[in-house]
The RNA shown here (transfer RNA) has 75 nucleotides and comes from Nitrosotalea sp. The same sequence occurs in records of 7 taxa. Its Rfam family is "tRNA". It is annotated as a transfer RNA. Rfam links the family to the GO term triplet codon-amino acid adaptor activity.
RNA sequence: GGAUCGGUAGUCUAGCCUGGUUAGGAUAUCGCACUCACACUGCGGGGGUCGCUGGUUCAAAUCCGGCCCGAUCCA
Numbered sequence: 001g002g003a004u005c006g007g008u009a010g011u012c013u014a015g016c017c018u019g020g021u022u023a024g025g026a027u028a029u030c031g032c033a034c035u036c037a038c039a040c041u042g043c044g045g046g047g048g049u050c051g052c053u054g055g056u057u058c059a060a061a062u063c064c065g066g067c068c069c070g071a072u073c074c075a
Base pairs, nucleotide, nucleotide: 001074002073003072004071005070006069007068010027011026012025013024020058029045030044031043032042033041051067052066053065054064055063
């Protein structure tokens, strides 16, 4: 330098191909209940500019261009 794959909450991850509900789940964290207390368990809350930027569209995590970062392979 080239090719492929990936980047979504503190962490892990689904959704992307085929655009349309308030972006879902697990875990962590906080509150309440339970307990003498802790743990477990149950219920509930907060936490996301979907890597950055531009474009297409009535509408973009999703489609298109450029760029950044990571992994693997080729040279």

Notes
NCBI's taxonomy places the organism under Archaea, Thermoproteati, Nitrososphaeria, Nitrosotaleaceae, Nitrosotalea.